The RNA shown here (Bacterial RNase P class A) has 350 nucleotides and comes from a Muribaculaceae bacterium. The gene name in the source record is rnpB. Rfam family: Bacterial RNase P class A. Its family is annotated with ribonuclease P activity, tRNA processing and dimeric ribonuclease P complex in the Gene Ontology. NCBI's taxonomy places the organism under Bacteria, Pseudomonadati, Bacteroidota, Bacteroidia, Muribaculaceae.
RNA sequence: GCAGAAAUGAGGUCUGUCGCUCCUGAUGGAGAGGAAAGUCCGGGCAACAAAGGGCAUCAUGCUUCCUAACGGGAAGUCGGCGGCGACGUUGAAAGCUAUGUGACAGAAAACAACCGCCAUCAAGAGAUGGCAAGGGUGAAAAGGCGGUGUAAGAGACCACCGGACAUUAUGGCGACAUAAUGUGCCGCACACUUCAUGAGUUGCAAGGCCAAAUAUACCGGCAGAUACAGAUGGCCCGUCUGUUGCCGGGGGGUAGGCUGCUGGAAUCCUCGGGCAACCGAGCGAUCGAGAUAAAUGACAGACACCGGCUUUUGCCGGCACAUAACCCGGCUUAUAUCAUUUCUGCAUUU
Numbered sequence: 001g002c003a004g005a006a007a008u009g010a011g012g013u014c015u016g017u018c019g020c021u022c023c024u025g026a027u028g029g030a031g032a033g034g035a036a037a038g039u040c041c042g043g044g045c046a047a048c049a050a051a052g053g054g055c056a057u058c059a060u061g062c063u064u065c066c067u068a069a070c071g072g073g074a075a076g077u078c079g080g081c082g083g084c085g086a087c088g089u090u091g092a093a094a095g096c097u098a099u100g101u102g103a104c105a106g107a108a109a110a111c112a113a114c115c116g117c118c119a120u121c122a123a124g125a126g127a128u129g130g131c132a133a134g135g136g137u138g139a140a141a142a143g144g145c146g147g148u149g150u151a152a153g154a155g156a157c158c159a160c161c162g163g164a165c166a167u168u169a170u171g172g173c174g175a176c177a178u179a180a181u182g183u184g185c186c187g188c189a190c191a192c193u194u195c196a197u198g199a200g201u202u203g204c205a206a207g208g209c210c211a212a213a214u215a216u217a218c219c220g221g222c223a224g225a226u227a228c229a230g231a232u233g234g235c236c237c238g239u240c241u242g243u244u245g246c247c248g249g250g251g252g253g254u255a256g257g258c259u260g261c262u263g264g265a266a267u268c269c270u271c272g273g274g275c276a277a278c279c280g281a282g283c284g285a286u287c288g289a290g291a292u293a294a295a296u297g298a299c300a301g302a303c304a305c306c307g308g309c310u311u312u313u314g315c316c317g318g319c320a321c322a323u324a325a326c327c328c329g330g331c332u333u334a335u336a337u338c339a340u341u342u343c344u345g346c347a348u349u350u
Stems, first nucleotide, its partner, number of pairs: 001346010012303007020031004033321001037332002040330005045203004057199005062076005077092006093194003099191004114135002116131006143161002146158003162186002164183008207259004216251001218249006227243006266286003269282005305318005
């Protein structure tokens, strides 16, 4: 210098005019993000539910740690795949005894005989049997390789190599690693079965408080009477109650308002601990939307940045993704442009 890998940071600034939301007695002050997004996971908070236990369902599933918690994160272990490399990516509990499935192709997908090899019979075509060494199919074909052996063959047997399991030793908190010895033990995946851990339901439109108009449960007062109904009574009168209207009290609930509501598992700095995630300490520093059909904007100009044209001056164009709704921790996704650090490969120079 070129080509890459990983981890990060920033995400424009200023002025004027006119507006919007909140606060303030007033002048005036404050007013979106790194993801505010998706609403995927976890927690706080709230209401309801809930003796205790079990079944079912769902989620997670290597180890140790971090955390309020997590399906998140950190550091590691053992494999697969990609890359020369920096590194990326993906997987992981137990069982596989029993049962089931494995498209297409292939004879056969686990009781393997299509071609082939061998034996016997047969004149022959062929028939019967043995064989997983060779061919071909496939994502996957019965550990590999050499010998012994055999009619031909085969872990049938043996040596070496690979794997599995068991035991022992050493190292590690652990997953695990290394070594030695032994056992011929030697297809795989999924379903399925089991184990461990976790999960009550609903979400701030939760929940709490105040409470208009209209209607009105219930209560009291007044008015009304000729009427109707009921009670009392054998019947009539009478008495009482209700039906009606007005006034007052009054509970619940609606509109509406207040609250929940934003200062908190907060952020930064310094020191200390830890490889790290993270944790602890400090009379350390800093913050400053809270709307409710929903404000945070529009226009003009200057600067910065990027691109094109131009000798310059200058001119033209561009300037991402996206807009809080109870609050936090994560994950995922989007993002123009600029910047930083560490590392890898190649080439060259000193």

Its mean pLDDT, the model's own confidence on a scale to 100, is 76.